Predicted 3D model of a 315-nucleotide part of an RNA (large-subunit ribosomal RNA, domain IV) from Methanomassiliicoccus sp. The coordinates come from a structure-prediction model, not an experiment, and the mean pLDDT is 87. Its Rfam family is "Archaeal large subunit ribosomal RNA". The family is grouped with related families in Rfam's "LSU clan". For this family Rfam cites "Crystal structure of the ribosome at 5.5 A resolution" (Yusupov et al., Science, 2001).
[in-house]
Context: one part of a larger RNA
RNA sequence: UCGUAGCGAGGGAAUUCGGCAAAUUAGCCCCGUACCUUCGGUAUAAGGGGUGCCAGCAAUGAAGAUUGCUGGUCUCAGUAACAAGGGAGCUCCGACUGUUUAAUAAAAACACAGGUCACAGCUAGUCCGAAAGGAUUUGUAUUGUGGCUGAAGCCUGCCCAGUGACGGUAUCUGAACCUCGGGUUCAACUGAGCGAAGGACCGUUAAACGGCGGGGGUAACUAUGACCCUCUUAAGGUAGCGUAAUACCUUGUCGCUUAAUUGGCGACUCGCAUGAAGGCCCAACGAGAGCUCUACUGUCCCCGCUUCGAAGCCG
Numbered sequence: 001u002c003g004u005a006g007c008g009a010g011g012g013a014a015u016u017c018g019g020c021a022a023a024u025u026a027g028c029c030c031c032g033u034a035c036c037u038u039c040g041g042u043a044u045a046a047g048g049g050g051u052g053c054c055a056g057c058a059a060u061g062a063a064g065a066u067u068g069c070u071g072g073u074c075u076c077a078g079u080a081a082c083a084a085g086g087g088a089g090c091u092c093c094g095a096c097u098g099u100u101u102a103a104u105a106a107a108a109a110c111a112c113a114g115g116u117c118a119c120a121g122c123u124a125g126u127c128c129g130a131a132a133g134g135a136u137u138u139g140u141a142u143u144g145u146g147g148c149u150g151a152a153g154c155c156u157g158c159c160c161a162g163u164g165a166c167g168g169u170a171u172c173u174g175a176a177c178c179u180c181g182g183g184u185u186c187a188a189c190u191g192a193g194c195g196a197a198g199g200a201c202c203g204u205u206a207a208a209c210g211g212c213g214g215g216g217g218u219a220a221c222u223a224u225g226a227c228c229c230u231c232u233u234a235a236g237g238u239a240g241c242g243u244a245a246u247a248c249c250u251u252g253u254c255g256c257u258u259a260a261u262u263g264g265c266g267a268c269u270c271g272c273a274u275g276a277a278g279g280c281c282c283a284a285c286g287a288g289a290g291c292u293c294u295a296c297u298g299u300c301c302c303c304g305c306u307u308c309g310a311a312g313c314c315g
Stems, first nucleotide, its partner, number of pairs: 001310003005306004010301002014299001019296001027051005036041001038151001052073009074078001086294007093286002098110002114149007125136004153280003157212003162209002164205005171200003178193005213231005240274001241271001252268006
């Protein structure tokens, strides 16, 4: 000097990206327990008190014993070692338990129960297999397969013009074969007819892929614009939420929190470029993300001492 473990005056997060690490708390018994809530929880919430040993008595029991009461007694300390939650509040995301990158990622990713759409009436649909055959299934629409979404609660707006899917179709288009005509000594070739699927055409369908405007004017202060005009679209973004895990401008503006805040929370909101299978909300849950308070501490002010090792030095 490094590693390991222990202790530390006063301060107590001033450290740091960040309380990372360490410390605090801890078992059992009694008292007591808020907001919120899907009434189950939250909850060991929080916050208090007790705890050893000895003697006597009481209760219960078949007994071992257990519980209670009274008194005594020792220590710095009685769950004396080991073992053994720090706590509280606000927000985001995901409902939850679960799963995952064996060896840098455990998560907000995947899954999930629930929701919804599509296909399928069984010689089915989907899948494996040139086939035979097999799985779903010795099942039968309360079933099976496939897609999307992701508990519950409140809801899920408008657009079928484009792309797709499904259905229809008088008519048009539509290959070969075939029929008829021309042509050829036979053919080739050629014109017409017939005419499947498909397409044109007509509908349906968005919890299918997807999409959901611009300009001008207007109220007796100003500002704003319920209202009006106009261009235009398939339809012009509804309810919600909103400077957001989405906001460029942006450290938006206001309030709270701090002595001081590009942080956090609550509002406002013309949203560069939110928005409905997804949006909003949300108790419980989380080795998830951000912030605050309290307790606690060598993280720090500012380092010191000790333990056991290592390096090093001497032999």